The part of an RNA shown here (small-subunit ribosomal RNA, 3' major domain) has 475 nucleotides and comes from an uncultured bacterium.

Context: one part of a larger RNA
């Protein structure tokens, strides 16, 4: 000096406390263990691994297994030759592959040559998702958006080191005033940046319709006043008033205001720790493989299942299930693409093709929610798991192993032990919509708007952390 302490003292924080909803009991989905396989490729491991890497494993992907198959190789650059190529067409063959035959004979030139492609050959090399994140760059989580972590100079101390940064206020803040052997200054805190929440003011088409005309459809004339959309400003700053404070820093309260005390959200992560991840993103010392640890292919497997854990979805119903007819978003995408009205199928879908690189046209019908009607409390008109048949799509190909769609089946499950998570306001709960990845294949992920709450006295004590002090067997 720091680090512990079932010392102390102040202090945050959904840590607990109040409250609302969950998991833990059921069934499926998904990840992991485990065990099983010829292989179930690999990595991730308390909080920080388990719907993680993988924004999507039928073939590819694919790193694995099995079997065939090549050996300067699937790619790079050099060196000799040969040849103008490439292609195309038949015949074997699951397929890389090999073989047969026809047709055609690169470009540019200063004509000296150059340049491109392709076969063959020698090596020199190429390839490696081999090992080692404990050799490393680069990236990440994580303590924690916590409020601290350090620096010149002075000055105490022999010195390690202290001070500053420590008291007394106060903040969200080492944020700010006050005071001190300090006096300044950096990194971080905060503001600048992005979104929303109001207003002005320019600007009106693909948006928008008040008034006037209409075929009642913003359709069309006409308009830009309203919405909206996007440029450019304004708007808050404790700036105003009372009150408290120590005349300060703030704290309380009200006025005005669309908005009040960093307005709400996001981006932004300090010196640092964990030898924390990651050599399978990429790169890269070293080491190994070199007729195989490369390459290429067919098929399988990653999808297995006595089990056990983890995240979720669905549910047990009446604040509910079915029906039938009615209302109101945002926010996205879209050319090997959204695909309208129209016709056919009960329905997944199917023909056909308007318009649209899109404020135009498509996706698209929001859902719950409101009204009528039906069920009357059962394992039921609840639950959908299983699982029969016949079908859609995608796609060389749904047998392992894709989604849907109808009809038939109707299983647990009547609120869930111990224990454990989340959540402080447009939150939480609960409704549906839309992207990415993608030929299909979301209950996962990442947005998006609709409806819309309860509660928090408060800091004893559990966590997690900050600051000061104290002890001390570590350092």
């Nucleotide at each position: 000096u720091g680090a512990c302490g079932g010392g102390g003292a102040c202090c945050c924080g959904c840590a607990c406390a109040a409250g609302c909803g969950g998991u833990g009991g059921a069934g499926c989905a998904u990840g992991u263990g485990g065990u099983u396989u010829a292989a179930u490729u690999c990595g991730a491991a308390g909080u920080a691994a388990c719907g993680c890497g993988a924004a999507g494993a039928a073939c590819c992907u694919u790193a694995c297994c099995a079997g065939g198959u090549c050996u300067u190789g699937a790619c790079a650059u050099c060196c000799c030759g040969a040849u103008g190529a490439c292609c195309g067409c038949c015949g074997g063959g699951u397929a890389a592959u090999g073989c047969c035959g026809g047709u055609u004979u690169u470009u540019c030139u200063a004509c000296g040559g150059a340049a491109c492609a392709u076969c063959g050959g020698a090596g020199a090399c190429a390839g490696g998702u081999g090992g080692u994140g404990c050799a490393u760059g680069g990236u990440u989580g994580u303590c924690g958006u916590c409020a601290g972590c350090u620096c010149g100079u002075g000055u105490c101390g022999u010195g390690a080191g202290g001070u500053g940064u420590u008291g007394g206020g106060u903040u969200a803040a080492g944020u700010c005033c006050c005071g001190c052997a300090a006096c300044g200054a950096g990194c971080g805190c905060a503001a600048c940046c992005c979104u929303u929440a109001u207003c002005u003011u320019c600007a009106g088409u693909a948006g928008c319709c008040a008034g006037u005309a209409u075929u009642c459809a913003g359709u069309u004339a006409g308009g830009c006043a309203c919405u909206c959309u996007g440029g450019a400003g304004a708007g808050a700053c404790u700036g105003c008033c009372g009150g408290g404070g120590a005349u300060a820093a703030c704290c309380c309260g009200g006025a005005g205001g669309a908005a009040g005390g960093u307005g709400g959200g996001g981006a932004u992560g300090a010196c640092g720790u964990c030898a924390a991840a990651u050599c399978a993103u990429c790169a890269u010392g070293c080491c190994c493989c070199u007729u195989a640890u490369g390459g290429c292919c067919u098929g399988g497997g990653c999808u297995a299942c006595a089990c056990a854990c983890g995240u979720g979805c669905u549910a047990c119903a009446a604040u509910g299930g079915c029906g039938u007819a009615a209302a109101c978003a945002a926010a996205g995408a879209g050319a090997a693409g959204c695909g309208a009205g129209c016709c056919c199928g009960c329905g997944a879908g199917g023909g056909g093709g308007a318009g649209c690189a899109a404020a135009c046209c498509u996706c698209a019908g929001a859902a719950a929610u409101a009204a009528c009607g039906u069920c009357c409390c059962a394992g039921u008109u609840c639950g959908g798991a299983c699982a029969g048949u016949a079908g859609u799509c995608u796609g060389c190909a749904a047998c392992c192993c894709g989604a849907c769609u109808a009809c038939a089946c109707g299983a647990a499950g009547c609120u869930g032990g111990a224990a454990u998570c989340g959540c402080u306001a447009g939150u939480a709960a609960u409704c549906g919509c839309g992207g990415a990845u993608c030929a299909g294949a979301a209950u996962g992920c990442c947005g998006c708007g609709g409806u819309g709450a309860a509660u928090a006295c408060g800091u004893a004590a559990c966590c997690g952390g900050g600051u000061c002090u104290u002890g001390c067997a570590c350092u």